[in-house]
RNA sequence: CCGUGCUAAGCGGGGAACUAGCGGUGCCCUGUACCCGAGAUCCGCUAUAGCGGGGUUGAAUCCCGGCUCGAGGUCUUAUUUUUCUAUACUGCUAGGGACAAGCGGCGUUGAUGGCCGGGUCCUGCGCGGCGGAGACCUAUGAACCCCGUCAGGUCCGGAAGGAAGCAGCGGUAAAUAGUAAUCUCCGGGUGACGCAGGAAUACCUGGUCUGAGUUGGUUGGCCUGGGUAAGCCGAAGAAUAUUAUCGACAGCCGGUGCACGG
Numbered sequence: 001c002c003g004u005g006c007u008a009a010g011c012g013g014g015g016a017a018c019u020a021g022c023g024g025u026g027c028c029c030u031g032u033a034c035c036c037g038a039g040a041u042c043c044g045c046u047a048u049a050g051c052g053g054g055g056u057u058g059a060a061u062c063c064c065g066g067c068u069c070g071a072g073g074u075c076u077u078a079u080u081u082u083u084c085u086a087u088a089c090u091g092c093u094a095g096g097g098a099c100a101a102g103c104g105g106c107g108u109u110g111a112u113g114g115c116c117g118g119g120u121c122c123u124g125c126g127c128g129g130c131g132g133a134g135a136c137c138u139a140u141g142a143a144c145c146c147c148g149u150c151a152g153g154u155c156c157g158g159a160a161g162g163a164a165g166c167a168g169c170g171g172u173a174a175a176u177a178g179u180a181a182u183c184u185c186c187g188g189g190u191g192a193c194g195c196a197g198g199a200a201u202a203c204c205u206g207g208u209c210u211g212a213g214u215u216g217g218u219u220g221g222c223c224u225g226g227g228u229a230a231g232c233c234g235a236a237g238a239a240u241a242u243u244a245u246c247g248a249c250a251g252c253c254g255g256u257g258c259a260c261g262g
Stems, first nucleotide, its partner, number of pairs: 001262006009057003012030004020046005034054004063255006072246003077241008089231002091228003095224003101219003104215003113209008121198006127191002130187006137178004146171004154163003
């Protein structure tokens, strides 16, 4: 140096939590690295820290140690942010009241105040107008049971003459149709109308007396009294940075048996 056979060792690891501590099952991160049994109100063990039973590789790419890197987890602090809860303290904001400081408005072309009158308001009467109805007017309109006149014809009479009376004509009743004007009655969501009475706050308007304020539109202040969870309290979470800690995988370096034969 090579070959053969053994042994140590390996056949995943890590984080948090749990635990006196260690490991496992369970959760999470890496990653693919034997099998079976039990095991979270737990199972086994004792710094030599899984237990019980099998299998396999086996002295180095595979085992052990150190260094570097660093996924990921946990802790401290800070900043930012999300959600939820509670709170009218701060903030924001609607309204009401009185005062009258400022500004503004009105005001000697007369403020405020007072007196008188009128209107808007209500009731009644009247007049007009609108609508409806009726009367009036016109036309039509009765075989007979409406009127007048009644040809013809009929009746009475010796005659003279008389009587009733159909058709026709004329005029009317009930009724139908139309209608300007006129009259009467009824009605009202009728009228820049008239008269009288009433009501009394408000508004408008006219006249008159006096003679300088008045108003609360707005700003600020005072009082009152609502709304709003933006800030603030608390809780949970997320992101970033920071402190501390553990740390897989990977890379580099180094270390480590026995026996036989050649």